RNA sequence: CGAAGAAGAACAGAUGAUCGCCGGUCUGUCUUUGGGCAGACGGGAGGAAAGUCCGGGCUCCGCAGGACAGGAUGGUCCCUAACGGGGACCGGGGGCAACCCCAGGGCCAGUGCCACAGAGAGAAGACCGCCUGUCAUCGCCUUGGCGAAGUCAGGUAAGGGUGAAAGGGUGAGGUAAGAGCUCACCGGCUUCGGCGGUGACGUCGAAGGCCAGGUAAACCCCAUCCGGAGCAAGACCGAAUAGAGGAACGUUUGAGGACGGUCCGUCCGAAGUUCCUGGGUCUGGUCGCUUGAGGUUGAUGGCAACGUUAACCCUAGAUGAAUGAUCAUCGCCCUCUUACAGGUAACUGUAACAGGGAACAGAACCCGGCUUACGGACUUCUUCGACCA
Numbered sequence: 001c002g003a004a005g006a007a008g009a010a011c012a013g014a015u016g017a018u019c020g021c022c023g024g025u026c027u028g029u030c031u032u033u034g035g036g037c038a039g040a041c042g043g044g045a046g047g048a049a050a051g052u053c054c055g056g057g058c059u060c061c062g063c064a065g066g067a068c069a070g071g072a073u074g075g076u077c078c079c080u081a082a083c084g085g086g087g088a089c090c091g092g093g094g095g096c097a098a099c100c101c102c103a104g105g106g107c108c109a110g111u112g113c114c115a116c117a118g119a120g121a122g123a124a125g126a127c128c129g130c131c132u133g134u135c136a137u138c139g140c141c142u143u144g145g146c147g148a149a150g151u152c153a154g155g156u157a158a159g160g161g162u163g164a165a166a167g168g169g170u171g172a173g174g175u176a177a178g179a180g181c182u183c184a185c186c187g188g189c190u191u192c193g194g195c196g197g198u199g200a201c202g203u204c205g206a207a208g209g210c211c212a213g214g215u216a217a218a219c220c221c222c223a224u225c226c227g228g229a230g231c232a233a234g235a236c237c238g239a240a241u242a243g244a245g246g247a248a249c250g251u252u253u254g255a256g257g258a259c260g261g262u263c264c265g266u267c268c269g270a271a272g273u274u275c276c277u278g279g280g281u282c283u284g285g286u287c288g289c290u291u292g293a294g295g296u297u298g299a300u301g302g303c304a305a306c307g308u309u310a311a312c313c314c315u316a317g318a319u320g321a322a323u324g325a326u327c328a329u330c331g332c333c334c335u336c337u338u339a340c341a342g343g344u345a346a347c348u349g350u351a352a353c354a355g356g357g358a359a360c361a362g363a364a365c366c367c368g369g370c371u372u373a374c375g376g377a378c379u380u381c382u383u384c385g386a387c388c389a
Base pairs, nucleotide, nucleotide: 001385002384003383004382005381006380007379008378013330014329015328016327017326018325019324021044022043024041025040026039027038028037029036030035046360050371051370053369054368055367056366057365058230059229060228061227065264066263067262068261070226071225072224073223074222075089076088077087078086079085090104091102092101093100094099105221106220110219111218112215113214114213127160128159129156130155131154132153133152135150137148138147139146140145141144168186169185170184171183172182173181187211188210189208190207191206192205193204194203195202196201234287235286236285237284244277245276246275247274248273249272256268257267258266294313295312296311297310298309299308300307301306332357333356334355335354337352338351339350340349341348342347
């Protein structure tokens, strides 16, 4: 200097002026006790406020019982209110590396799928080949042998071929030719142990020829977990009247209801329940609504996530929807030129002038995550390469 990896903070910043909004506190004043007006002081949109994908807090459903169905998660340990989240580690994969990724239990419970090619794709095979024999033919030697090619029968899976994948691998023995057929070593698997680790696992040893693929983000099996609906939840106030007509079921042999589905159970219901037609009122106001699993700093435990503790802080609450507009100065980044300084050099730093630039995007009950969008911006550490000394 270039390329790459990880983390952090921030999110165009600060100051001033003028004008304009929303909310709070205090003072004064006027009140029809609802509130109005004036002044002072403070506060006012993000890292994602987005998606509405998870988990909760909170509210309501009388309690939320059991089973089935359905759904979600899936290595181990820890964190958390909880999670499908986070941290550390184990195993597997990628990268020269720093580091990154994983939907990571089970295929010997069962059922599927593996096109085409190939003999054969799972207790799955004989195309070419190799070996033995039968029946003919030819050549050579000569009482019977050797060789070549062919038909048929049998043996074989070591060599070749097909394929993404083909009955563990290398070597030796053995065989008619071969084959874990036998043996040595290696690999996988099973069983039993030693050592390390909380554990997933790692490592070492012994025995056994046990060696029948892949696929579960295929159906499935196993383990664990799961009431429902949601701030348009819900509570209060206000306003209004036609309880008019009809139907079904039911009145203890219990209709209907208790808000994911089905069944059981339990409860309400002691006479009603549900549906349809028709009519009226409101679509208004207040609360919920911002003090929280809150933030900052220090100490302390822990590899870390995070926990404990002390002190300090209060930081939007709108409701057709506030948090804005204009001007000026300084700041940040990029480019060109010039000057100075450092250096052997590659280059680096400072200053001046001019020009340009700043993305994605706006709270609506709150919080912890995930996912997506995003700038020519910043800082720190690490890896690799080149050059110079």

The prediction has a mean pLDDT of 76. Predicted 3D model of a 389-nucleotide RNA (Bacterial RNase P class A) from a Deltaproteobacteria bacterium. The source organism's lineage runs through Bacteria, Pseudomonadati, Myxococcota and Myxococcia. It was read from a public genome assembly, where an Rfam model found it. It matches the Rfam family "Bacterial RNase P class A". Rfam classes the family as a ribozyme.